Predicted 3D model of a 506-nucleotide part of an RNA (large-subunit ribosomal RNA, domain I) from a Nitrospiraceae bacterium. Rfam family: Bacterial large subunit ribosomal RNA.
[in-house]
Context: one part of a larger RNA
RNA sequence: CGCAUACGGUGGAUGCCUAGGCGGUAAGAGGCGAUGAAGGACGUGGCAGCCUGCGAAAAGCUUCGGUUAGCUGGCAAACGAGCUCAGCCGGAGAUGUCCGAAUGGGGAAACCCAACCACUUCGGUGGUUAUUGCUACCUGAAUUCAUAGGGUAGUGAAGCUAACCUGGGGAACUGAAACAUCUAAGUACCCAGAGGAACAGAAAUCAACCGAGAUUCCCCUAGUAGUGGCGAGCGAACGGGGACCAGCCCAGUCACGAUCAGUCAGUGAAUCCUAGAGGAACAGUCUGGAAAGUCAGGCCAUAGACGGUGAUAGCCCGGUACUCGAAAGGUGAAGCUGAUGAGUGACGAAGAGUAGGACGAGGCACGAGAAACCUUGUCUGAACAUGGGGGGACCAUCCUCCAAGGCUAAAUACUCCUUACCGACCGAUAGUGAACCAGUACCGUGAGGGAAAGGCGAAAAGAACCCCGGAGAGGGGAGUGAAAUAGAACCUGAAACCGUAUGCGU
Numbered sequence: 001c002g003c004a005u006a007c008g009g010u011g012g013a014u015g016c017c018u019a020g021g022c023g024g025u026a027a028g029a030g031g032c033g034a035u036g037a038a039g040g041a042c043g044u045g046g047c048a049g050c051c052u053g054c055g056a057a058a059a060g061c062u063u064c065g066g067u068u069a070g071c072u073g074g075c076a077a078a079c080g081a082g083c084u085c086a087g088c089c090g091g092a093g094a095u096g097u098c099c100g101a102a103u104g105g106g107g108a109a110a111c112c113c114a115a116c117c118a119c120u121u122c123g124g125u126g127g128u129u130a131u132u133g134c135u136a137c138c139u140g141a142a143u144u145c146a147u148a149g150g151g152u153a154g155u156g157a158a159g160c161u162a163a164c165c166u167g168g169g170g171a172a173c174u175g176a177a178a179c180a181u182c183u184a185a186g187u188a189c190c191c192a193g194a195g196g197a198a199c200a201g202a203a204a205u206c207a208a209c210c211g212a213g214a215u216u217c218c219c220c221u222a223g224u225a226g227u228g229g230c231g232a233g234c235g236a237a238c239g240g241g242g243a244c245c246a247g248c249c250c251a252g253u254c255a256c257g258a259u260c261a262g263u264c265a266g267u268g269a270a271u272c273c274u275a276g277a278g279g280a281a282c283a284g285u286c287u288g289g290a291a292a293g294u295c296a297g298g299c300c301a302u303a304g305a306c307g308g309u310g311a312u313a314g315c316c317c318g319g320u321a322c323u324c325g326a327a328a329g330g331u332g333a334a335g336c337u338g339a340u341g342a343g344u345g346a347c348g349a350a351g352a353g354u355a356g357g358a359c360g361a362g363g364c365a366c367g368a369g370a371a372a373c374c375u376u377g378u379c380u381g382a383a384c385a386u387g388g389g390g391g392g393a394c395c396a397u398c399c400u401c402c403a404a405g406g407c408u409a410a411a412u413a414c415u416c417c418u419u420a421c422c423g424a425c426c427g428a429u430a431g432u433g434a435a436c437c438a439g440u441a442c443c444g445u446g447a448g449g450g451a452a453a454g455g456c457g458a459a460a461a462g463a464a465c466c467c468c469g470g471a472g473a474g475g476g477g478a479g480u481g482a483a484a485u486a487g488a489a490c491c492u493g494a495a496a497c498c499g500u501a502u503g504c505g506u
Base pairs, nucleotide, nucleotide: 001505002504003503004502005501006500007499008498009497015491016455017454020426021425022423023422024421025420026419027418028417029415030414031160032159039099040098041097042055043054044053046079049075050074051073061093062092063091064090065089066088067087070083071082072081104113105112106111114129115128116127117126118125119124131157132156133155134154135153136152137151138150139149164195165193166192167191168190169189175182179229205212206211216243217242218241219240220239226234227233247407248406249405250351252347253346254345255344256343262340263339264338265337266336267335272330273329274328276324277323278322282297284295286293298315299314300304306318307317308316356380357379358378359377360376361375362374363373366392387402388401389400390399391398442449443448462490465477466476467475468474
C1' cells in the first nucleotide's frame, strides 16, 4: 500500500413528520383617502435587542356586550413590582408625534423657517393660511359702460390599489427555415379613465321573395367561405342549439287628469354578519416507559367530521350533529318620508357642414383587389318620408330598415381581501423567492438582482456533584430518561472521503 471483516469518524442522502405553500368550491366584499390614505420614520415596556401592538392619553384609554379565574403579547426564562366586576373576544368611541397626495413657505422624506386669530400660569397651547373646477358675493385696469385681473365664502377634486374593463398611443425578438409585403400583434409596454363589473344595446340590422326581431356570453356552423410574397400564415358570416331576457326617453305645444307608475336617497321588521352558549356515551385484563393496541364485556349516536392526548380513542380533551344567542354597528322586504317625475287625447315634430363624393389613411377574416360596408386628416357637399340608407363593384326591379341625440338590469370577465370547506396537489434541492424575524442577509452608483437556513424528548426530567484540562475547548464518571451512538454541532443517519483493530498478500 492492496483485499477482507469488525468498529468508528466525517457527511447529511433516505424514511417519517409539518408549522408553510399550491390549486379549487360556496358565499361575502369589491375599495381606502383632505374627518389626512396606502406606505413609512421615530418613539412607546421596571430591565439591552428584534418582532407584534400602540402613539406624548403610546403592548394602551372610555363605553356597551360576550366569556372567564386568572393576568401583566412573542423570541424568553428568571428577577422585580403589581393587577384581579382583571385579563381575553366582539361593537362603538377617544387619543393618534413626524413624513407621505402632503396642502402655510422651503426641503437632501420623516427636517428647517414662518404669518394671522383666540386663550395663556407668559413657558406655551389650540386653530387657520397650498393649487384648482363649479357656485355666490365683494372689488376692479388700460377704457365711459364693461371685461381682464384681485379677493372672500360654500362645495368638489388631487393620492393609493392584485386582476378584470374601456379609450389614446404602440414595439421588437420571432415565423416565413435568408428577407422587405406579411407574421409576431393591436400582443408586450406606456398613458388616461371608470365600475363592482366594464363595454355593448332596442335595427338607416339580417335575410332572401320564406322570414327573423336590442345587446352580451357559450357550443356548433368551421379550420368551412374567403384572404394570403395565394408563401408563412390569417380566418369569418348566414343559420342552428343554449345562458339570460326589458325595454324606454329627448329634440313640443295645448287640453284632460291630478302627485298616482317608475327611479334615486333616507328610515326600516324578520333574517343574516361582526363575540359566544348548551351539547350524548367506558370501565377492566395483558404487553409496554406510556394504551388509544390485545383479550373479554358494556354504552351513545340527528354526534363514527376533524384535531389532540406518552402507540392506532365514537364514549379522555377540544369539538362534531342538533339547538340557542347581540347592548352596539352593519345587512335588509313592505310601508312611510323627501327629491325627481307618470298617464290619456289632439295637432305637430322627427337630429346638416350631416349623408354622399374626391385624395390620403385606418378598421372590418378581407394585404387596393371587381371591394361593397364602417371611421375620418384635407377639400367639397345633398334630399327632407312624394324622401333617405342597405341588400359586397355598378344599374333596374323587388325586399327591408329610418343615420347624423340619449339611457338601460341579467346572462359575461376578474380576485389584493374575508369566512367555511375540499384535493388520486407538494412535503424542506419539493411546495411561493420566502415553513425559520425574507424581499431579509448579501451584491450593485442605480434601475435592479437576491439567497442559505425546519425536526432532542412523551415531558427539560436540558445532565446536581466528582475527575482531567487554561476559572478553557473537549472529554470521563455520576444522575435523568424507554432510549443519551436521543446531550442541545441533538429523529433516522445512505454514499463519496478518513481512520482504528485483526487476518491475508506484496